Bacterial RNase P class A from a soil metagenome, 350 nucleotides, folded computationally.
The prediction has a mean pLDDT of 77.
Its Rfam family is "Bacterial RNase P class A". About the family: Ribonuclease P (RNase P) is a ubiquitous endoribonuclease, found in archaea, bacteria and eukarya as well as chloroplasts and mitochondria.
The sequence is in RNAcentral, with records from MGnify.
RNA sequence: AGAUGGCCGGAUGGCCGCUCGUCGAAAGGCGGGAGGAAAGUCCGGGCUCCACGGAAACACGGUGCCGGAUAACGUCCGGCGGAGGCAACUCCAGGGAUAGCGCCACAGAGAACAGUCUGCCUGCCUUCGGGCAGGUGAGGGUGAAACGGUGCGGUAAGAGCGCACCGCGGCUCCGGCAACGGAGACGGCACGGCAAGCCCCACCGGGAGCAAGACCAAAUAGGGACGGCACAUGGCGCGUUUCCGCGCAGUCGUCCGGGUAGGUCGCGCGAGGCGUCCGGCGACGGACGUCCCAGAGGAAUGGCCAUCUCCCGCUUCACGCGGGAACAGAACCCGGCUUACAGGCCAUCU
Numbered sequence: 001a002g003a004u005g006g007c008c009g010g011a012u013g014g015c016c017g018c019u020c021g022u023c024g025a026a027a028g029g030c031g032g033g034a035g036g037a038a039a040g041u042c043c044g045g046g047c048u049c050c051a052c053g054g055a056a057a058c059a060c061g062g063u064g065c066c067g068g069a070u071a072a073c074g075u076c077c078g079g080c081g082g083a084g085g086c087a088a089c090u091c092c093a094g095g096g097a098u099a100g101c102g103c104c105a106c107a108g109a110g111a112a113c114a115g116u117c118u119g120c121c122u123g124c125c126u127u128c129g130g131g132c133a134g135g136u137g138a139g140g141g142u143g144a145a146a147c148g149g150u151g152c153g154g155u156a157a158g159a160g161c162g163c164a165c166c167g168c169g170g171c172u173c174c175g176g177c178a179a180c181g182g183a184g185a186c187g188g189c190a191c192g193g194c195a196a197g198c199c200c201c202a203c204c205g206g207g208a209g210c211a212a213g214a215c216c217a218a219a220u221a222g223g224g225a226c227g228g229c230a231c232a233u234g235g236c237g238c239g240u241u242u243c244c245g246c247g248c249a250g251u252c253g254u255c256c257g258g259g260u261a262g263g264u265c266g267c268g269c270g271a272g273g274c275g276u277c278c279g280g281c282g283a284c285g286g287a288c289g290u291c292c293c294a295g296a297g298g299a300a301u302g303g304c305c306a307u308c309u310c311c312c313g314c315u316u317c318a319c320g321c322g323g324g325a326a327c328a329g330a331a332c333c334c335g336g337c338u339u340a341c342a343g344g345c346c347a348u349c350u
Stems, first nucleotide, its partner, number of pairs: 001350008010308007018033006035327001039338002042336005047209004060205005065079005080094001081092004095200002100198002102194003117140002119136007148166006167189001168187002171184005213265004223256007235248005272291008309325006
């Protein structure tokens, strides 16, 4: 100078408050009271309700090298391959391009079962400037990418046309659970790139969320049952009409049921924290011991003082004086990821 991992993130005391629990008849006493991210709400789960006979297929969404960890994951650990770095180390949406379709801007002759702009070679013609036909795909030029690369041979010039090495491909053997790595002989090259284009393959996936959901339950207005009163020579309905009978409409009381306000639960013992030992490279797992650690509901967790710590300013410096204390703040819980963070500490490595 740099790399990686981890930790702290003002301390102590006093006074006055807030909230929860507990004791108390009360006054009051005692005890607990934000975070590493409580944040974004991006993944995974617990829990709750709804839906659903089982399985498979299809559709849709997600994941994507290999092995492991885990309740689960898109997380983590250990490897492999590729890229960067002198190195410690870091980064990678990292399955399949011989299943099929599609696309490859600009430039360039040509962007994919090739092709000739220039050049090279051969032949013919020529007004000697060149033209035409054929061969070539080596040189030049364009491009992110040009149909293997370098060299030697070969040839009219050339070309995997032949050979050596490298690359590539499948095969065999060896190592590894595997991804993959190494070696050997073979093949003359056949197979450009893009799947964060469609697609194919493998695996995973019901939906909604604590305003989930459960219980208790006023007033008022509806609904139902029973009873009382009113009971008119009246009204309406039924029995054809009258008589007569029954029912309804009114009012009061009691009870029942749904349900609103309101209240209670869900709601803090949990995939829990800490310590020691054991297994494992590690993520992590196991045993033992120990601790109980916020639970509000318009929502508490704050303010002041003193001493110290740190930072900034003034002062030539010290002293002193003045100012300030990173990001942020629970709301059902847990495991991750991502993002924000003044200042400081520790360990290992180059």